A computed fold for a 1480-nucleotide RNA from a Clostridia bacterium, annotated as small-subunit ribosomal RNA.
Rfam family: Bacterial small subunit ribosomal RNA. Its family is annotated with structural constituent of ribosome and ribosome in the Gene Ontology.
NCBI's taxonomy places the organism under Bacteria, Bacillati, Bacillota, Clostridia.
The prediction has a mean pLDDT of 83.
The sequence is in RNAcentral, with records from SILVA.
[in-house]
RNA sequence: AGAGUUUGAUUCUGGCUCAGGAUGAACGCUGGCGGCGUGCUUAACACAUGCAAGUCGAAUGUAGCAAUACAUGGCGGACGGGUGAGUAACGCGUGAGCAAUCUGCCCAUAUCUGGGGGAUAACAGUUGGAAACGACUGAUAAUACCGCAUAACAUGGUUUGAAGGCAUCUUCUUUCCAUCAAAGAUUUAUCGGAUAUGGAUGAGCUCGCGUCUGAUUAGCUUGUUGGUGAGGUAACGGCUCACCAAGGCGACGAUCAGUAGCCGACCUGAGAGGGUGAUCGGCCACAUUGGAACUGAGACACGGUCCAAACUCCUACGGGAGGCAGCAGUGGGGAAUAUUGGGCAAUGGAGGAAACUCUGACCCAGCAACGCCGCGUGAAUGAUGAAGGUCUUCGGAUUGUAAAGUUCUUUUCUAAGGGAAGAAGAAAGUGACGGUACCUUAGGAAUAAGCCUCGGCUAACUACGUGCCAGCAGCCGCGGUAAUACGUAGGAGGCAAGCGUUAUCCGGAAUGACUGGGCGUAAAGGGUGCGUAGGUGGUUUGACAAGUUGGUAGCGUAACUCCGGGGCUCAACCUCGGCACUACUACCAAAACUGUUGGACUUGAGUGCAGGAGGGGCAAAUGGAAUUCCUAGUGUAGCGGUGGAAUGCGUAGAUAUUAGGAGGAACACCAGUGGCGAAGGCGAUUUGCUGGACUGUAACUGACACUGAGGCACGAAAGCGUGGGGAGCAAACAGGAUUAGAUACCCUGGUAGUCCACGCUGUAAACGAUGAUUACUAGGUGUUGGGGGACCAAGGUCCUUCGGUGCCGGCGCAAACGCAUUAAGUAAUCCACCUGGGGAGUACGUUCGCAAGAAUGAAACUCAAAGGAAUUGACGGGGACCCGCACAAGCGGUGGAGCAUGUGGUUUAAUUCGAAGCAACGCGAAGAACCUUACCUGGUCUUGACAUCCCGGUGGCAAGUGAGUAAUGUCACUGUUCCUUCGGGACACCGGAGACAGGUGGUGCAUGGUUGUCGUCAGCUCGUGUCGUGAGAUGUUGGGUUAAGUCCCGCAACGAGCGCAACCCCUAUCCUUAGUAGCCAGCGAGCAAGACGGGCACUCUAGGGAGACUGCCGGGGAUAACCCGGAGGAAGGUGGGGAUGACGUCAAAUCAUCAUGCCCCUUAUGGCCUGGGCUACACACGUGCUACAAUGGCGUAAACAAAGGGAAGCGAAGGCGUGAGCGUAAGCAAAACCCAAAAAUAACGUCCCAGUUCGGAUUGUAGUCUGCAACCCGACUACAUGAAGCUGGAAUCGCUAGUAAUCGCGGAUCAGAAUGCCGCGGUGAAUACGUUCCCGGGUCUUGUACACACCGCCCGUCACACCAUGGGAGUCGGAAAUGCCCGAAGUCUGUGACCCAACCGCAAGGAGGGAGCAGCCGAAGGCAGGUCCGAUGACUGGGGUGAAGUCGUAACAAGGUAGCCGUAUCGGAAGGUGCGGCUG
Repeated sequence: AGAGUUUGAUUCUGGCUCAGGAUGAACGCUGGCGGCGUGCUUAACACAUGCAAGUCGAAUGUAGCAAUACAUGGCGGACGGGUGAGUAACGCGUGAGCAAUCUGCCCAUAUCUGGGGGAUAACAGUUGGAAACGACUGAUAAUACCGCAUAACAUGGUUUGAAGGCAUCUUCUUUCCAUCAAAGAUUUAUCGGAUAUGGAUGAGCUCGCGUCUGAUUAGCUUGUUGGUGAGGUAACGGCUCACCAAGGCGACGAUCAGUAGCCGACCUGAGAGGGUGAUCGGCCACAUUGGAACUGAGACACGGUCCAAACUCCUACGGGAGGCAGCAGUGGGGAAUAUUGGGCAAUGGAGGAAACUCUGACCCAGCAACGCCGCGUGAAUGAUGAAGGUCUUCGGAUUGUAAAGUUCUUUUCUAAGGGAAGAAGAAAGUGACGGUACCUUAGGAAUAAGCCUCGGCUAACUACGUGCCAGCAGCCGCGGUAAUACGUAGGAGGCAAGCGUUAUCCGGAAUGACUGGGCGUAAAGGGUGCGUAGGUGGUUUGACAAGUUGGUAGCGUAACUCCGGGGCUCAACCUCGGCACUACUACCAAAACUGUUGGACUUGAGUGCAGGAGGGGCAAAUGGAAUUCCUAGUGUAGCGGUGGAAUGCGUAGAUAUUAGGAGGAACACCAGUGGCGAAGGCGAUUUGCUGGACUGUAACUGACACUGAGGCACGAAAGCGUGGGGAGCAAACAGGAUUAGAUACCCUGGUAGUCCACGCUGUAAACGAUGAUUACUAGGUGUUGGGGGACCAAGGUCCUUCGGUGCCGGCGCAAACGCAUUAAGUAAUCCACCUGGGGAGUACGUUCGCAAGAAUGAAACUCAAAGGAAUUGACGGGGACCCGCACAAGCGGUGGAGCAUGUGGUUUAAUUCGAAGCAACGCGAAGAACCUUACCUGGUCUUGACAUCCCGGUGGCAAGUGAGUAAUGUCACUGUUCCUUCGGGACACCGGAGACAGGUGGUGCAUGGUUGUCGUCAGCUCGUGUCGUGAGAUGUUGGGUUAAGUCCCGCAACGAGCGCAACCCCUAUCCUUAGUAGCCAGCGAGCAAGACGGGCACUCUAGGGAGACUGCCGGGGAUAACCCGGAGGAAGGUGGGGAUGACGUCAAAUCAUCAUGCCCCUUAUGGCCUGGGCUACACACGUGCUACAAUGGCGUAAACAAAGGGAAGCGAAGGCGUGAGCGUAAGCAAAACCCAAAAAUAACGUCCCAGUUCGGAUUGUAGUCUGCAACCCGACUACAUGAAGCUGGAAUCGCUAGUAAUCGCGGAUCAGAAUGCCGCGGUGAAUACGUUCCCGGGUCUUGUACACACCGCCCGUCACACCAUGGGAGUCGGAAAUGCCCGAAGUCUGUGACCCAACCGCAAGGAGGGAGCAGCCGAAGGCAGGUCCGAUGACUGGGGUGAAGUCGUAACAAGGUAGCCGUAUCGGAAGGUGCGGCUG
């Protein structure tokens, strides 16, 4: 410090997630030691048992021999210890104040301590009760209690003077009056007691500032706010009371609700911040719940009292007792948190004069890896790189110097010996921890390693198993048969007595932005203005000193953090010193800036004066054109409407046309990115009233300004209310069309409404998707309203200056698009708003509204994205250009018939398998009777039909014969190798054992190879450079041209590659070489056959060359490329044909050509054999053949090819047969012989338009050939039979020249079996205006919500399941208040007839006190109506998520009616329509 994740890729925005640190933690696996810490976060739930606060005999009484006990009395039980329920508060923090206060024990100073009195407990007796606990009588002491004396420097009052402060006042001095004290003990050292003053400590009260969330809590308050008086308190105070006034708090957030002890600090962070408030320290609050006081220096009191309530316990039922949030411990709750331990040795506390006693405070020990820190589990050497494991390409690699082995060491451990500090002040004594730490000796590698991870982030990979299963997962995502992602193993990586997981906090997150963000399109500018509070504010000068700056002082506890030292062997830990603690308070100083205040100024702002411009607003009046309607005339059959129609109107006279009239609404042209207005908005003309801006001038005021939360006003359209009006238009509605449907688009009608007046509503894509104001920052060019200047004959031209409104463009900015003096630039001020998508602008609540609805505005739940801009593609019922038998123009077909063949389907024991739009279907198959053959039935073999290796045997094998079988298998017989160094070897067969063979079994979605297709379309890319943040672009686009990315020109491109073309083959012309088996012009001979001599001239054959290149001419074109025409030429612009198929697409086809990974079968899914099947047949489709006839059929006799094949072959001639063919047999391994006859054509004859002399299916009979065998199931022949069919619906195919059409010939396969396939030649057309349309393709451009790429994406209802949530008749529970009733304890007040020892009094009596009673207040409780919160509820509303459901197709392309916003209305649903608006 960053990383992963939206996309095909990019960039930005934006969320989610991860890596770090931390914890009082918990859970899983594991676990050696020590030190230091820490340990109920939940039920402030309930508690058995023990302990936790006593002490003093030097205060006193009694009992006892005594120890000691009981009681009175004193001090302490207000400290220490626990907990965090309550509390949003002067509770806490910080800083002040008390002139408004108190303070036991302690310290200092001063003075005093005289003299009396009456009781009472323990005790004794009697007595009640179960107990707790009492009652009565009697006796007694005190430092207990009560008077008296004395006393001021005390208190109160009074008199005089002085000083001070802060208003009340305070202090000092002085005179007088009134009042108040005491206690003794004793061991003679001392310890006490009283008063007063002061100190110290502690406490109380007041104030400034700070201290969580919610406004869907906006008003709260009656002792409330203040005053006067009184009471009360230690003290101020409505603290309380009486009276008076009506105040007080609140948008700077009162009240209410929720949550919470606060801080020093701790965690995190670079910091600023954010989170936390365990342990330690400070403060507060509480002690079962609620209330109350008493005592006391101090409490409204954890281990005190009283009352009420709940709970628990005891009980003799009458009545009593209790309070672990002290230390242990128990139950319970919980994921979860320890011993009913030792000791007062140390530190501290209480009492005591002290000894001492008490102390679960504290010091220690125990338990727990809960945390931090330290140590160990050995060290060195050791290669045959052992064994074993894992992987393997079988070679090896790895585990791995790891082990074993050898040599060492002993931290730990075990045993033994020694043995502390902590203990203080001169000596002595005193140690729970503890025989602990530590030291020494001995022993022996001995006792000691796990956990997580290994797809990316993120360090670390292989095998097997599994097969969208089981499972993993923090995010992205893995798993559907080759999983580095699941499980296991081996190996590796990380950390280590721990390691992972979970939870929580901070960080990363600049993702709430003070430091340090944004708002045109990503979330986000309020619809607009006016203006209040608030915030901010021009120039100059003086003063002040609030802010600000500097200095000094106080305070800022200690601990913690940091720095420097020290002590435990180190560290953690402990300790010393220092820094720091930003705050607050007080004082001093400065005066620049801000502020406050006084004076001044004119440039900001405003006013005046002089002008011109304008659909600015309101009201009234007037006008013409047009639509519609009415009346009348003319006139006749249609009008209207549409893509085409129909509904509708019209012979009762429409439409059309003429004239007159009525009525409402809107104002053509001018008209313009022109004007005005704050926005919404404003358009005929005239008049009246009226607002604002602008220009000029510089007379006046003198900062009067800017912004603006709340507030007020305005605010399109639609809509609402009341009353008018209603021509046209037109939601709804009706009808007609369209359609699968059409609640739409289109048509005919048509009501609200649209218009006016007065009210309401308050919203729009109310948009520049851009808040207002001010200043600054290059230009160019329009336009609009003014002013100035120059020139000019008027018109006008040019320069300049203010205000408005546009376009282009530079810097700069921006993610890009773009903005750019009218900023989205640079700065300043103020306001509004945003913080992932959905849920949702929804629900609830509140305010407004007549309603519709508007404003404000969540959560649960759910997803890992949603989104902006740009890029490349693909697509469009977008655009432009171009090409192709793509259409058009033609010719011939298919689709109808019969047959052939292939496919589907069906059937079957099997009808083997594959191919599936084009690009499967006469395809694999260039040929299924057996074989083929993979399928079925039955039989049969098991190392096998085939390959390699081993052992034994035999000498053969091959071949033949026979038996047997349905056949193979099987059995028998004949037959008996070669080499040799004689050991044996080679080869073959038989038998045996296992490794293995074998598989047309699966996967073409694991593959290689091969192939199809777009497409013989003209494209596809690269290097360098340049542009862009980037994906990418450029080049390759543009202007021409071409069959072509072919070429030329231009150009930030310059070059290059694969494709195109050319090079190759055939063909068309010529030349040359050669001349047999080919040819024959001329010569000879000849039976008239190039058969012969001869010749190669010609044809031909097959080698080599020539020829064609836009080379030449003319025209066009940029003078180019190129095009058009022409000449010559056999051929002319690629001459014709072939081979040749770029980058890629289709998970295209093929595991059944072959090869091959993995999986599967192994007496079978392998091998062999027989028979059957692949040939089935209601049917459907493809491809063909033959036809339907006269351009023909049949017959007769004639003519002309090319290219091939031939030895298990082609097979002549002659013979036989009607024929297929048969028999005999010549020639030929072929320019020689044979197949071999070419046919259409031409000639002659016949048929005469018919189911025929067309057509030939089907069937019968008889044959031929091939073959082991033609039944299933071959081809052919003869005779006979003679079906459908008379030119083919919708639709659809091929072809542009030697082509289509038509005619025959050959070949491969093959024993036989083509209408198929592959070739060959013969005859030989028609048409193409052209590119509007259909199909396919190419280039450029445009839109896009598509990228699996339109066979895309995607919306809503309905149905089903689950989840959370709103409403809901209600029901249940909780909380805090309010009103009334009741009224405990208790303080206070009143009364006190009853009671009373102390004092006064001789007494009576008095003073004083008390019980009792009454009153105010008053907790718990009861009643009542509301408020808030939670749970639940039949039913119901929408929402979300789900598998391949249903209906449509609304959106994305012009999405097929452009979309969207507001509103109204309608409809199963998306949605449609009306009105107004926006361009996204």